[in-house]
A computed fold for a 72-nucleotide RNA from Patescibacteria group bacterium UBA3458, annotated as transfer RNA. Taxonomically the source falls in Bacteria candidate phyla (Bacteria). The sequence was found in a public genome assembly. It matches the Rfam family "tRNA". Rfam classes the family as a transfer RNA.

Parts: sequence; C1' cells; structure tokens
RNA sequence: GGCCUCAUCGUCUAGCGGCUAGGACAUCGCCCUCUCACGGCGAAAACCGGGGUUCGAUUCCCCGUGAGGUCA
Repeated sequence: GGCCUCAUCGUCUAGCGGCUAGGACAUCGCCCUCUCACGGCGAAAACCGGGGUUCGAUUCCCCGUGAGGUCA
C1' cells in the first nucleotide's frame, strides 16, 4: 500500500428500516441479616464522527477515524 471484518451503557454483548435500544457482570439505593456476604426489588447508564438514500437510519450507501485479520 491492496483486500476483508468490526465499532451499541463502565465491561462483555443482543438487536435490526418504525423497539421504551434488551440482557449479563459491575455501580448506586431499598429490603433481608446483629453485621458482612448471599438473596429479593428498583435506579442510573450506550448506538464512533460527517454526509447521502428514505416519510422514517443504531440498522442501507459513501467518506473519514480507530481496532483486528490477510496478501505484498
């Protein structure tokens, strides 16, 4: 340098044109307990950036940025 894949809560991930963007762990609060842990209930927390297509984009297309793989 060419080609391919990926980018979603703090972390790991599900999703796919119209969702309240879901789950696990972690965090916080309440309950339980003499206390802690465990357990139960609840809360906060995310679609990499810019354009385009579309009535509507996290999802499709293009360009970037970053990460990984492969060829040289």